Context: one part of a larger RNA
Molecule: small-subunit ribosomal RNA, 3' major domain
Organism: metagenome
RNA sequence: UGACGGGGGCCCGCACAAGCGGUGGAGCAUGUGGUUUAAUUCGACGCAACGCGAAGAACCUUACCUGGGUUUGACAUCCCGAGAAGUCUCUUGAAAGAGAGAUGUGCCCUUCGGGGAAUUCGGAGACAGGUGCUGCAUGGCUGUCGUCAGCUCGUGUCGUGAGAUGUUGGGUUAAGUCCCGCAACGAGCGCAACCCUUAUCUUUAGUUACCAGCAUUCAGUUGGGGACUCUAAAGAUACUGCCCCGGUUAACGGGGAGGAAGGUGGGGAUGACGUCAAGUCCUCAUGGCCCUUAUACCCAGGGCUACACACGUGCUACAAUGGGCUGUACAAAGGGUCGCGAGCCCGCGAGGGUUAGCUAAUCCCAGAAAGCAGCUCUAAGUUCGGAUUGGAGUCUGCAACUCGACUCCAUGAAGCUGGAAUCGCUAGUAAUCGUGGAUCAGCACGCCACGGUGAAUACGUUCCCGGGCCUUGUACA
Numbered sequence: 001u002g003a004c005g006g007g008g009g010c011c012c013g014c015a016c017a018a019g020c021g022g023u024g025g026a027g028c029a030u031g032u033g034g035u036u037u038a039a040u041u042c043g044a045c046g047c048a049a050c051g052c053g054a055a056g057a058a059c060c061u062u063a064c065c066u067g068g069g070u071u072u073g074a075c076a077u078c079c080c081g082a083g084a085a086g087u088c089u090c091u092u093g094a095a096a097g098a099g100a101g102a103u104g105u106g107c108c109c110u111u112c113g114g115g116g117a118a119u120u121c122g123g124a125g126a127c128a129g130g131u132g133c134u135g136c137a138u139g140g141c142u143g144u145c146g147u148c149a150g151c152u153c154g155u156g157u158c159g160u161g162a163g164a165u166g167u168u169g170g171g172u173u174a175a176g177u178c179c180c181g182c183a184a185c186g187a188g189c190g191c192a193a194c195c196c197u198u199a200u201c202u203u204u205a206g207u208u209a210c211c212a213g214c215a216u217u218c219a220g221u222u223g224g225g226g227a228c229u230c231u232a233a234a235g236a237u238a239c240u241g242c243c244c245c246g247g248u249u250a251a252c253g254g255g256g257a258g259g260a261a262g263g264u265g266g267g268g269a270u271g272a273c274g275u276c277a278a279g280u281c282c283u284c285a286u287g288g289c290c291c292u293u294a295u296a297c298c299c300a301g302g303g304c305u306a307c308a309c310a311c312g313u314g315c316u317a318c319a320a321u322g323g324g325c326u327g328u329a330c331a332a333a334g335g336g337u338c339g340c341g342a343g344c345c346c347g348c349g350a351g352g353g354u355u356a357g358c359u360a361a362u363c364c365c366a367g368a369a370a371g372c373a374g375c376u377c378u379a380a381g382u383u384c385g386g387a388u389u390g391g392a393g394u395c396u397g398c399a400a401c402u403c404g405a406c407u408c409c410a411u412g413a414a415g416c417u418g419g420a421a422u423c424g425c426u427a428g429u430a431a432u433c434g435u436g437g438a439u440c441a442g443c444a445c446g447c448c449a450c451g452g453u454g455a456a457u458a459c460g461u462u463c464c465c466g467g468g469c470c471u472u473g474u475a476c477a
Base pairs, nucleotide, nucleotide: 001477002476003474004473005472007471008470009469010468011467012466013465015461016460019425020424021423022422023421026316027315028314029313030312031311032310033309034307035306042053043052064302065301066300067299068298069297070296073127077126078125079123080122081121082120083119086103087102088101089100090099091098092097107116108115109114129291130290132289133288134287138285139284140280141279142278143276145274150189151188152187153186154185155184156165157164158163169180170179171178195268196267197266198265200236201235202234203233204232205231206230210225211224214223215222239262242256243255244254245253246252318418322377323376324375325374326373327372328371334365335364336363339358340357343354344353345352346351384415389410390409391408392407393406394405395404431453432452433451434450435449436448437447
């Protein structure tokens, strides 16, 4: 100087407390461990691994296993020889491949011999190739402490020195934020602001959006309008600016006015010096090592989907604030031409047939759902719950056996609110309800986003956890 303390002081955080809803019990989904296996590819392991890499394993992917093959190679550059490239057919084979035959001659230069570019086949070797090892050799990227308020430097001063001071102290703040003081005076990276979004208003602009008044219609449908909504560009607005009180006349704090909004208005992006030899050599790049008829490459099939079990994360429930049926209302944000697909017809349905419109504020996906109104069920393992299984189908795709999703009929398991323990959340939040998107041929209870309905509680900081500052002890570095 740090680190640590079941030392002290001050302070903060859904850290506790106060509340609301869960997990832990059930069934299923998914990840992991274990076990099994020819293989169940690999990585990730307290927080910070375990719906994680994977925004989508039937083949492919794919790295694993079994079998069949190749050896200048699936890919790159160079040399030699031959043929334009290419197209088609046959044999064999699971395919990869191997074998045979037919057809075919373009472009540029030309001394008409040939040469060149592109491309295919054959040959020799330099080389290719490696998701092989080392993340404890590395770059880059990322997690985490933590959006915590810290981390440093120059000069000066003090100290033999390591170092100290500044950065400590008194207040204050979300903040090393600001004020005052001070052997310090300044500065940098962080904080804040500048950026995006949301909330209010104005102006500009009205199509595909809108419709107050005037006509018109089944319908903003048409004429028309430029008010309103909305869209998208430019501006305005909030600064403790104003008033009162407290405070050191300060910073600042408390209350009030006005205002759409008030003291950082809400949300996001933004992550200092560093820590964990944290994670990643399987995104990529890369040193070293290793393989080179194999640890490389091609193909078929299988596996990654196994199942006495254990754990994590979710979904659906156990019901009446509910289930079923009928009617009816109101979103936002997205996506669409190898696409979204209206309407009509067929089918109980998944879906099929036909095809209008739309390169989209125009057309489509598209029915929002919870809600509201009415009827029904009456406390039961039930008209709760839907697992499992049998049958029949639909769709995608070369192909749904291993191993897809969905539909219909039948079946109708566990489960009556969950032990010890444990998680999230402070407001348009939790809870609850549906909607869209990426990936994607197909496949979502995951992920990312969107809106609808919409709470309860916070006395307080003694305690648990994590963190910041000062101080103290130490046989630790």